Source information:
Predicted 3D model of a 133-nucleotide RNA (SAM riboswitch aptamer (S box leader)) from Allokutzneria sp. NRRL B-24872. Its mean pLDDT, the model's own confidence on a scale to 100, is 81.
[in-house]
């Protein structure tokens, strides 16, 4: 690079360097010489992965109760245990990522309703985490 999932109207900024574009694509609209974009230092933010906890539950183990007795079989089994996996969470936050203008800025393609130009679902392409060849 290409598949699969899942999420994407919340949240979180200061300083130094450079110095002219950036906001993926296009078309609007924004940001930007009161220094954007980016890289570097700090700090946060989040809760994907990960930890608890609660709650379901594949399955397992089991005191002990029974029944066969060809001395180890069979059947049940706690207001015992363990527990793949799944859901929920106003918990946690060393780690791995990944975020910190604006819903992914908002649209494009299809669908409903409006039928002065909007409002609602879906797609698509994008972003990010995990997976897996």
């Nucleotide at each position: 690079a290409g598949c699969u999932c899942a999420u994407c109207c919340a949240g979180a900024g200061g300083g130094g360097u450079a110095g002219a574009g950036g906001g993926a694509u296009c078309g609007g609209c924004c940001c930007u010489a009161c220094g954007a974009c980016a890289c570097c230092c700090c700090g946060g933010c989040a809760a994907c992965c990960g930890a608890c906890g609660c709650u379901g539950a594949c399955g397992g183990c089991a005191a002990g109760c029974g029944g066969a007795c060809u001395c180890u079989c069979c059947g049940c089994g706690a207001g015992g245990c363990c527990a793949a996996c799944g859901g929920c969470g106003a918990u946690c936050a060393c780690g791995g990522u990944g975020c910190c203008a604006a819903a992914u800025c908002c649209g494009g393609c299809c669908c409903g309703c409006a039928c002065g130009a909007g409002c609602g679902g879906g797609a698509a392409a994008g972003a990010u985490g995990a997976g897996g060849a």